About this RNA
The prediction has a mean pLDDT of 76. A computed fold for a 368-nucleotide RNA from a soil metagenome, annotated as Bacterial RNase P class A. Its Rfam family is "Bacterial RNase P class A". Rfam classes the family as a ribozyme.
[in-house]
RNA sequence: GAGUCGGCCAGACAGUCGCUGUGUGCGCAAGCGCAUGGAGGAAAGUCCGGGCUCCACAGGGCACGGUGCCAGGUAACGCCUGGGAGGCGCGAGCCUACGGAAAGUGCAACAGAAAGAUACCGCCUAAGUGCCGCGCAAGCGGCGCCGGUAAGGGUGAAAUGGUGCGGUAAGAGCGCACCGCGCGGGUGGCAACACCAACGGCACGGCAAACCCCACCUGGAGCAAGACCAAAUAGGAAAGCGAGCGGCUUAAAACACCGCUACAUGUGGUCCACAUGGGCUUUCGGGUAGGUCGCUUGAGCUGCGCGGUGACGCGUAUGCCAGAGGAAUGACUGUCCCAGACAGAACCCGGCUUAUCGGCCGACUCCU
Numbered sequence: 001g002a003g004u005c006g007g008c009c010a011g012a013c014a015g016u017c018g019c020u021g022u023g024u025g026c027g028c029a030a031g032c033g034c035a036u037g038g039a040g041g042a043a044a045g046u047c048c049g050g051g052c053u054c055c056a057c058a059g060g061g062c063a064c065g066g067u068g069c070c071a072g073g074u075a076a077c078g079c080c081u082g083g084g085a086g087g088c089g090c091g092a093g094c095c096u097a098c099g100g101a102a103a104g105u106g107c108a109a110c111a112g113a114a115a116g117a118u119a120c121c122g123c124c125u126a127a128g129u130g131c132c133g134c135g136c137a138a139g140c141g142g143c144g145c146c147g148g149u150a151a152g153g154g155u156g157a158a159a160u161g162g163u164g165c166g167g168u169a170a171g172a173g174c175g176c177a178c179c180g181c182g183c184g185g186g187u188g189g190c191a192a193c194a195c196c197a198a199c200g201g202c203a204c205g206g207c208a209a210a211c212c213c214c215a216c217c218u219g220g221a222g223c224a225a226g227a228c229c230a231a232a233u234a235g236g237a238a239a240g241c242g243a244g245c246g247g248c249u250u251a252a253a254a255c256a257c258c259g260c261u262a263c264a265u266g267u268g269g270u271c272c273a274c275a276u277g278g279g280c281u282u283u284c285g286g287g288u289a290g291g292u293c294g295c296u297u298g299a300g301c302u303g304c305g306c307g308g309u310g311a312c313g314c315g316u317a318u319g320c321c322a323g324a325g326g327a328a329u330g331a332c333u334g335u336c337c338c339a340g341a342c343a344g345a346a347c348c349c350g351g352c353u354u355a356u357c358g359g360c361c362g363a364c365u366c367c368u
Stems, first nucleotide, its partner, number of pairs: 001366009011336007019038008040342001044353002047351005052222004065217004069083005084098001085096004099213002104211002106207002120153002122149003128145007161179006180202001185196004226293004236284006243261005263277006301319001302317006337340001
């Protein structure tokens, strides 16, 4: 100088004026005084996993969905830690949905003859066969047909393991050696897997974040969950009190309706008059407005010790560290500097992902 990994901070200080939770004192109350607490590393996205609450639920299966190397951590996880394998980097380190492609189906742009079984160029003429030439004949030679061939050329991201020797008409795992691959064995490891020598053998390639197969997991809704207290009005149930006569109706009644009187309420000082009413009183239960709880003491945080490579676990000490309910956490002034980013709780935790000005600390790598 260039980089890798991990951790931390998130303008500082002072003054003035506010907002809000809790405790306490005064006050009938409204409120006031004092003390003290008052956003984040992501409070965000709501993508996973739990707690909590209500509903559902005998047991089993299917479907949908999710996860997918091994071991461990955890309340749990798709998270984290350690390891294996593969890939990238000189390196510190980083990345990986990393089960199955001889169960089946499907796909592969362009190019190319062919992207599953393929002959364009090239190579060959051994087997079969037609014609011609030579030959007494056997046969030999040439040109074709039918064929053989994946070694070479060419296309492509990808063309049926790689190199060499043998072999062959030419070729080819056709044979052999080494490498690679597959099956079983031994050794090491909890395991994933690694190593070893021997045997068999070269087996129709790629894609499963294509359908699919295999293994494992999975009830639903969410704090507007849910629990409690409970007014007025209207409606429901029960008990008690309060009225008779006449008409109408009818076979006769009852209910309803009409009239009179009585009753209740209101107005006026009263008799009385006028107006209004068809019930009044009490109790019970559901439920609305409203209020209270859920609500922050927690799978917490911080310090120290011990165990573990680590994630993490155990023990101990200390203090309580936002809790609103239209929603507080702010505004102004001054000084300084490196000039201050992304952003704002709403039931609570563990993760992941995304956004983010600058700066500090530690460990390590490479170059000079």